[in-house]
Parts: sequence; C1' cells; structure tokens
RNA sequence: GCGGUAUUAGCACAUCGGUAGUGCACCAGACUUCCACUCUGGGGAGGUGGGUUCGAUUCCCAUAUACCGCU
Repeated sequence: GCGGUAUUAGCACAUCGGUAGUGCACCAGACUUCCACUCUGGGGAGGUGGGUUCGAUUCCCAUAUACCGCU
C1' cells in the first nucleotide's frame, strides 16, 4: 500500500428495507420481621459523515478504531 471481518444499552449478543429485542446489570413495586431468592413493571443503544429510498442497524461511498490476510 491492497483486501477482508467486527463496531447496536453499563457488559455479552440478536435483528431478510417497515414499532430495535434478549440475558445479566441498574431503578421501582410486590413478597419477607430485615436481607437474599422469586415475580411484575420501567429507563437506557445502531462508531462517525454523506448518499439511495416513502422508509436504512440493514443497500452504496468516505472515514475512525481493533483484528486477520496479502504485498
């Protein structure tokens, strides 16, 4: 220098262009003499900048970081 993969919530991961979800964690309530366990509910996220589209986490371009390969 070239190519590829990954980037989504505090953490680990899902998500065939049409309401962005799960587990743990966090908060509140119930249960309990209290705590823990359990149950119910709640808040919080698409690396960044553009483009295509009625609509983009998803498709295209550029770019950042990490890793892998080639030279």